[in-house]
Predicted 3D model of a 160-nucleotide RNA (FMN riboswitch aptamer (RFN element)) from Maritalea porphyrae. It was read from a public genome assembly, where an Rfam model found it.
RNA sequence: AAACCUUCUCAGGGCGGGGCGAAACUCCCCACCGGCGGUAACUUGGUUGAACAAUCAAGAAGCCCGCGAGCGCCUCAUCUCUAUCAAAAGAAAUGAGGGUCCAGCAGAUCUGGUGUAACUCCAGAGCCGACGGUCAUAGUCCGGAUGAGAGAGAAGGGGU
Numbered sequence: 001a002a003a004c005c006u007u008c009u010c011a012g013g014g015c016g017g018g019g020c021g022a023a024a025c026u027c028c029c030c031a032c033c034g035g036c037g038g039u040a041a042c043u044u045g046g047u048u049g050a051a052c053a054a055u056c057a058a059g060a061a062g063c064c065c066g067c068g069a070g071c072g073c074c075u076c077a078u079c080u081c082u083a084u085c086a087a088a089a090g091a092a093a094u095g096a097g098g099g100u101c102c103a104g105c106a107g108a109u110c111u112g113g114u115g116u117a118a119c120u121c122c123a124g125a126g127c128c129g130a131c132g133g134u135c136a137u138a139g140u141c142c143g144g145a146u147g148a149g150a151g152a153g154a155a156g157g158g159g160u
Base pairs, nucleotide, nucleotide: 004157005156006155007154008153009152010151016030017029018028019027031140032139033129034128035067036066037065038064042059043058044057045056046055047054048053062127063126071104073098074097075096076095077094078093080091081090109125110124111123112122113121131143132142133141
């Protein structure tokens, strides 16, 4: 110093202008935003070296790989409905729990340049964004949420 255990802390941004309209931060035109881990030919800094350079550290992708909440799914409970002589069985709603195996939109990138090599650099043009609510359809408003959480950090234990 690592695995591992416990506790604590932290852990998401964005509708500004115009148009139509009875009504829109929801439609249309322009605008704005980008969770976490990984990767990295870029950037910054350090070290070594006379130098080319080498090496170390930090940062760097919404759309490359993976994860997260949410929706769905499964199980259980409650309640209601249906069914029945009564049940069983079935359905809906609500709540709790579980798995993330599977499936989901589980989202979305191309072109040119440089180069041995680019999904990552440079340039340009595109594209994407849970559920419920709403005088009108929401990435940006309100709500579940003073929630949950990928993970990050600290302290204590631990000890090949």